A computed fold for a 343-nucleotide RNA from a Spirochaetales bacterium, annotated as Bacterial RNase P class A. Lineage of the source: Bacteria > Pseudomonadati > Spirochaetota > Spirochaetia > Spirochaetales. Its mean pLDDT, the model's own confidence on a scale to 100, is 79. The model forms 98% of the base pairs in the Rfam consensus. Its Rfam family is "Bacterial RNase P class A". Rfam links the family to the GO terms dimeric ribonuclease P complex, ribonuclease P activity and tRNA processing.

[in-house]
RNA sequence: UGGGUGGACCAGGCGAUCGCCGGUAGGGGUCGUUUAGACCCAGGCUGGAGGAAAGUCCGGGCUCCGUAGAACAUGACGCCGGGUAACGCCCGGGAGCCGCAAGGCUACAGAAAGUGCCACAGAAAACAAACCGCCCGUAAGGGUAAGGGUGAAAAGGUGGGGUAAGAGCCCACCGCGGUUUUGGUAACAGGACCGGCAGGGAAAACCUCGUCAGGAGCAAAGCCAAGCAGCAGGUGGAUUGUUCGUCCUAUACCUGCGGGUAGGCCGCUAAAGCGUAUCGGUAACGCUACGCUCAGAUAGAUGAUCGCCCACGACAGAACCCGGCUUACGGUCCGCCCAUUUU
Repeated sequence: UGGGUGGACCAGGCGAUCGCCGGUAGGGGUCGUUUAGACCCAGGCUGGAGGAAAGUCCGGGCUCCGUAGAACAUGACGCCGGGUAACGCCCGGGAGCCGCAAGGCUACAGAAAGUGCCACAGAAAACAAACCGCCCGUAAGGGUAAGGGUGAAAAGGUGGGGUAAGAGCCCACCGCGGUUUUGGUAACAGGACCGGCAGGGAAAACCUCGUCAGGAGCAAAGCCAAGCAGCAGGUGGAUUGUUCGUCCUAUACCUGCGGGUAGGCCGCUAAAGCGUAUCGGUAACGCUACGCUCAGAUAGAUGAUCGCCCACGACAGAACCCGGCUUACGGUCCGCCCAUUUU
């Protein structure tokens, strides 16, 4: 200097003028007055979108559902250990794979419970095989699966012995399976011994095993105001489906047609919250101490103008809240790896 890889931070800044929404202590006026208060007007001070607010994909907090209980179905997860309110998330470790490396990825339980699948090619793709070849034979035929061919994959691989020619037929090593032992919390790794040995892939096919899951959702729910007109049909009802249980029960519920009203308050922001520090822990994270309060709109709030600075600013706007994941994207800084050059 170039390429790669792992992380942290920012998300234009400052000032002035006017405008918008919230909060706060007052001022003035009207109505009312036993008290309480309601409404209007003009100001002061102060706060005001994100790291993803996006996706609506997971997990919860919260609210409601008479009993929320059990089983089946259904769905999700799937190596081990830890973290967390919880998770399909995060951290650490193991195994396998990719990369020269730093590092990265993994839908990672089970194929000896069963069923199904592996196109084409090939003789044959599992109740698996004999096309060419090799050996025996006059021939008919018999033996063979080592060599060749097809294929992603062909009766475990390499070497030797043996054989008519061959083959775990026998032997050594590797692979596979079992037993045992050492280290480790464990996944797993190493050693020893036994066995000629159930051919491969795939369960992101059905399936088996283990664990988890009641449902609906802020348009939940609660209060005040306004308004009313029923008719027909069905069935017992109680928040996934089915069954059982329990409770209620002629109430109620469901469907179709038809009429009327729909304004306000609250939920609504102090939160498993944020920052800093010591300590514990490899880490995620946790205890403790100190400090901070950082939007609550409702046809939906931050816009316009001017001046200066500069890394010249991308993706993009909360709607009950929080922890994650995924996707979009500009810039600054730091660590590590590889290559090249110079000293």